[in-house]
About this RNA: Model confidence (mean pLDDT): 77 of 100. The RNA shown here (c-di-AMP riboswitch aptamer (ydaO/yuaA leader)) has 126 nucleotides and comes from a soil metagenome.
RNA sequence: GGCCGAGUCCUCUCGAAAUGAGAGGAACGGGGGAACCAAUCUUUGGGGUGUAUUCCUGCUUCGGCAGGGAAGGGCAGCCUCUUCAGCCCUAACCCGACAGCUAACCUCGUAGGCCACUGAAGGAGG
Numbered sequence: 001g002g003c004c005g006a007g008u009c010c011u012c013u014c015g016a017a018a019u020g021a022g023a024g025g026a027a028c029g030g031g032g033g034a035a036c037c038a039a040u041c042u043u044u045g046g047g048g049u050g051u052a053u054u055c056c057u058g059c060u061u062c063g064g065c066a067g068g069g070a071a072g073g074g075c076a077g078c079c080u081c082u083u084c085a086g087c088c089c090u091a092a093c094c095c096g097a098c099a100g101c102u103a104a105c106c107u108c109g110u111a112g113g114c115c116a117c118u119g120a121a122g123g124a125g126g
Stems, first nucleotide, its partner, number of pairs: 001115004008026007027110006037100001043097001045098001046095004053070007071090005078125001080123006
C1' cells in the first nucleotide's frame, strides 16, 4: 500500500505513549418486537450470526468421516457490472425451550484473517 469482511470515521477522558482502556456521536451491519398477511408446528427440539447449506452413496466407535451432485462464497492492485472456462472453500460461535412477517419501540456488533491460490471476452463509468 492492498484484499476478504458490516466490522469504518470523528470527538472527549485516562494514560509517558500506543495500534492501549473508557465514554459519546456519525455511518454501516444484525437481532427482538403489533396490525394485516402467512403458517398450523412445538425431542425427530427450535432459533440466530456467518457464504459456510442441502441431497445421494459407502463406512462408522453414532460424535462424525470419505466420495459425488446441487446451491452459496472467494480467486486484490483505478472503481464497477456481465458472460465463458478453471481453481479453492463451505469453518466457527451464540441463545437456552423461545423467536414467521412486522409500524412504533427495544437491543447488539464494528471482530478476525491475509499478501494470492485466474485467465479470456464484453458493457457502463471516473